[in-house]
Context: one part of a larger RNA
RNA sequence: UGACGGGGGCCCGCACAAGCGGUGGAGCAUGUGGUUUAAUUCGAACCAACGCGAAAAACCUUACCUAGGUUUGACACGCUGGGCAUACCUAUCCUGGAGACAGGGAAGGGUUCCUCUCUGAGGAACUCCCAGCGAAGGUGCUGCAUGGCUGUCGUCAGCUCGUGCUGUGAGGUGUUGGGUUAAGUCCCGCAACGAGCGCAACCCCUGCCUACUGUUGCUACCAUUAAGUUGAGCACUCUGUAGGGACUGCCGGUGUUAAACCGGAGGAAGGUGGGGAUGACGUCAAGUCAUCAUGGCCCUUAUGCCUAGGGCUACACACGUGCUACAAUGGCAGGUACAAAGGGCAGCCAACCCGCGAGGGGGAGCAAAUCCCAAAAAACCUGCCUCAGUUCGGAUUGCAGUCUGCAACUCGACUGCAUGAAGCUGGAAUCGCUAGUAAUCGCGGAUCAGCAUGCCGCGGUGAAUACGUUCCCGGGCCUUGUACA
Numbered sequence: 001u002g003a004c005g006g007g008g009g010c011c012c013g014c015a016c017a018a019g020c021g022g023u024g025g026a027g028c029a030u031g032u033g034g035u036u037u038a039a040u041u042c043g044a045a046c047c048a049a050c051g052c053g054a055a056a057a058a059c060c061u062u063a064c065c066u067a068g069g070u071u072u073g074a075c076a077c078g079c080u081g082g083g084c085a086u087a088c089c090u091a092u093c094c095u096g097g098a099g100a101c102a103g104g105g106a107a108g109g110g111u112u113c114c115u116c117u118c119u120g121a122g123g124a125a126c127u128c129c130c131a132g133c134g135a136a137g138g139u140g141c142u143g144c145a146u147g148g149c150u151g152u153c154g155u156c157a158g159c160u161c162g163u164g165c166u167g168u169g170a171g172g173u174g175u176u177g178g179g180u181u182a183a184g185u186c187c188c189g190c191a192a193c194g195a196g197c198g199c200a201a202c203c204c205c206u207g208c209c210u211a212c213u214g215u216u217g218c219u220a221c222c223a224u225u226a227a228g229u230u231g232a233g234c235a236c237u238c239u240g241u242a243g244g245g246a247c248u249g250c251c252g253g254u255g256u257u258a259a260a261c262c263g264g265a266g267g268a269a270g271g272u273g274g275g276g277a278u279g280a281c282g283u284c285a286a287g288u289c290a291u292c293a294u295g296g297c298c299c300u301u302a303u304g305c306c307u308a309g310g311g312c313u314a315c316a317c318a319c320g321u322g323c324u325a326c327a328a329u330g331g332c333a334g335g336u337a338c339a340a341a342g343g344g345c346a347g348c349c350a351a352c353c354c355g356c357g358a359g360g361g362g363g364a365g366c367a368a369a370u371c372c373c374a375a376a377a378a379a380c381c382u383g384c385c386u387c388a389g390u391u392c393g394g395a396u397u398g399c400a401g402u403c404u405g406c407a408a409c410u411c412g413a414c415u416g417c418a419u420g421a422a423g424c425u426g427g428a429a430u431c432g433c434u435a436g437u438a439a440u441c442g443c444g445g446a447u448c449a450g451c452a453u454g455c456c457g458c459g460g461u462g463a464a465u466a467c468g469u470u471c472c473c474g475g476g477c478c479u480u481g482u483a484c485a
Base pairs, nucleotide, nucleotide: 001485002484003482004481005480007479008478009477010476011475012474013473015469016468019433020432021431022430023429026324027323028322029321030320031319032318033317034315035314042053043052064310065309066308067307068306069305070304077134078133079132080131081130082129083128088109089108090107092106093105094104095103111125112124113123114122115121116120137299138298140297141296142295146293147292148288149287150286151284153282158197159196160195161194162193163192164173165172166171177188178187179186203276204275205274206273208244209243210242211241212240214238217234218233219232222231223230247270250264251263252262253261254260326426330385331384332383333382334381335380342373343372344371347366348365352361353360354359392423397418398417399416400415401414402413403412439461440460441459442458443457444456445455
């Protein structure tokens, strides 16, 4: 000087407390451990691994296993020798095997230049093939050799420097102290005076207003219609651009005449308005050699490459994360209303017809403020059920189907009929959340042929509680002790 203390003081945070809803019990989904296996590819391991890499494992992916095949190789470049029109193109044909579009054969089209005795012949180049060489290739090892990227403490308020002063020195001072703040935020004081990286602000979205804009949007007024449908209009909504607006600016009080705090006014909004992006010096030899890059090591007829099938989907079990429930604030049936944000051409797919349905037919419109996905659902109204393992719950299983795809046996999703398991609110323990939040309800997107209870977004309905800081956890500042560094 740090780190640590079941030392002290001050102060924060859904840290506790006050509340609301969960997890832990059940079934299933998913990840992991374990076990099994020919293989169940690899990585991730307290918080900060475990719906994580994976924003899609039937084949492919794929790295694993079995079997078959291959050796200048699936791929790039160069050199030497040789070959010939063989290269290349064609959804062409024959043969061939499980396949390697392996291997073998055939047909048609078919590049440029030069020479000659020109329906042809010869030579050269490009390209291709063969032999050989250099060299390729490796998801093989080392994240404790590395770059890059990332997590984490933590959006915590800290981390430093120059000069000066000070101490023999390591160092100290500044950065401590008194107030204050979300903040090393600001004020005052002070052997310090300044400065940098952080904080804040500048950026984006959202909340109010104004101007412009007026179609594909909108409809107050005038006509018109089944309908903003059409004429008309651009007020309003909205679209999208540019501005305004909030600054403790104003008033009162408290305070040291300060910084600031408390209350009030006006205002759409008030003291950082709400949300996002933004992550200091560093810590964990944290994570990643399997994104990529890369040193070293290792393999080179194999640890490379190709192919078929299998596996990554196994299942006495254990754990994590979720979904659905156990019901009456409910279930079922019918009726009826209101979003936002997205996506669409190898696409979204309307009307209409067929089917109980998944879906099929059909073909209008739309590269989209125009058309489509598209029905929002919870809510509201009416009826049935009347507390039961039930008209709760839907697992499991049987049969019949639909769709995608070369192909759903291993191993897809969905539909119909039948079946109708556990489960009656969950021990110890443990998690999230302070407001348009929790809870609850549906909608969209990425990935994607197909496959979503996951992930990323969107809106609808919409709470309870916070006395307070004694305690638990994490953190900041000062101080103290130390046999630790």
Background: The prediction has a mean pLDDT of 83. A computed fold for a 485-nucleotide part of an RNA from a metagenome, annotated as small-subunit ribosomal RNA, 3' major domain.